[in-house]
RNA sequence: AGUUGUCCGAGCAGCUAUAAACAGUCCAUUAAGCUCGGAGCGUUUGGCAGUCUGAGUAAGGCUGUCAAGGUUGGA
Numbered sequence: 001a002g003u004u005g006u007c008c009g010a011g012c013a014g015c016u017a018u019a020a021a022c023a024g025u026c027c028a029u030u031a032a033g034c035u036c037g038g039a040g041c042g043u044u045u046g047g048c049a050g051u052c053u054g055a056g057u058a059a060g061g062c063u064g065u066c067a068a069g070g071u072u073g074g075a
Base pairs, nucleotide, nucleotide: 001016002015003014004013005012006039007038008037009036010035011034025075026074027073028072033041044068045067046066047065048064049063050062051061052060053059
């Protein structure tokens, strides 16, 4: 310098052409991703629709859409 830990800014940390991670203070907790502010990508709950399994107005899987929400506690 570049690049990575969802994105932007800042921080913390790792890696060197790769995009991962046993790193990111510690102990737990959570589906919730390292931290904070914002976002709302992922993740969660519910409604609706399509599709598959099914004996099925049951139930479940997958996809889309709308709404809600946006790990928590301590040292």
Background:
A computed fold for a 75-nucleotide RNA, annotated as Pistol ribozyme. The prediction has a mean pLDDT of 88. Rfam family: Pistol ribozyme. Rfam links the family to the GO term catalytic activity. For this family Rfam cites "New classes of self-cleaving ribozymes revealed by comparative genomics analysis" (Weinberg et al., Nat Chem Biol, 2015).